Order: sequence, then C1' cells, then structure tokens
RNA sequence: GCCGACGUAGCUCAGCUGGUAGAGCAUAGGUAUCGUAAACCUAGGGUCACCGGUUCGAUUCCGGUCGUCGGCU
Repeated sequence: GCCGACGUAGCUCAGCUGGUAGAGCAUAGGUAUCGUAAACCUAGGGUCACCGGUUCGAUUCCGGUCGUCGGCU
C1' cells in the first nucleotide's frame, strides 16, 4: 500500500427484510432472614465510533474519516 471483519449500557453481546433500542452480568433500592450470602421483584444507565447522503422514517442502506483485529505484498 491492498483486501476483509468488527465498533450498540460499566463489561460480554443480541437486534432477521429500514418502522418507538434489548438480554445476561455488574450497580442502586426493596422483599425475605435474628443477621449475611444465595434467591425473587423493581429501577437507573445509550448522541447505536464520527461526518455526510438516500428515505416519510436509518443501529440497519450508500460514501467518507477514525479506531481495533486478521490476511496479502
């Protein structure tokens, strides 16, 4: 230099064919217990890497930039 994959909650990851963003763990509160842990219930937490385009509507499609990983030379 060229090619490909990935970037979504604090962490690990879903999200199919464009239509109000989710799970588990973690955190906070509660139930229960003599008390703690486990268990159960509830809640908070997101500019969907960034910039533009298409569209009535974009995490999703298109272009570019940045970052991580892999391959080729």

This is a predicted structure of a 73-nucleotide RNA (transfer RNA) from a Candidatus Peribacteria bacterium. It matches the Rfam family "tRNA". Rfam describes the family as follows. Transfer RNA (tRNA) molecules are approximately 80 nucleotides in length. The family's RNA type in Rfam is transfer RNA.